RNA sequence: AGCCCCGUGGUGUAAUGGCUAUCAUAUCAGCCUUUGGAGCUGAGGACAGCGGUUCGAUUCCGCUCGGGGCUA
Numbered sequence: 001a002g003c004c005c006c007g008u009g010g011u012g013u014a015a016u017g018g019c020u021a022u023c024a025u026a027u028c029a030g031c032c033u034u035u036g037g038a039g040c041u042g043a044g045g046a047c048a049g050c051g052g053u054u055c056g057a058u059u060c061c062g063c064u065c066g067g068g069g070c071u072a
Stems, first nucleotide, its partner, number of pairs: 001071007010025003018055001027043005048064005
C1' cells in the first nucleotide's frame, strides 16, 4: 500500500428494508421468604461516526475511525 472479516445496553448476542430494536446475564426497585447469593414481577440502559439511496436504513452504497487477518 492492496484485499477480506468484524463494530448493536456494563458484558455476550439476534435482526427478511417496515411493530416501542430481541434474548441472556449484570445493575436497580418491588413482591415472596426465617434469610437470600434462590424464585416471581417491573424499570433504566445500545445500532462506531459522517454522508448517500429509499416513502421508510441496524440492514443497501461511499468515505472516515477502531479491532483482527492475508498478500507484498

This is a predicted structure of a 72-nucleotide RNA (transfer RNA) from a Thermoplasmata archaeon. It matches the Rfam family "tRNA". Rfam links the family to the GO term triplet codon-amino acid adaptor activity. Rfam classes the family as a transfer RNA. About the family: Transfer RNA (tRNA) molecules are approximately 80 nucleotides in length. The sequence is in RNAcentral, with records from ENA.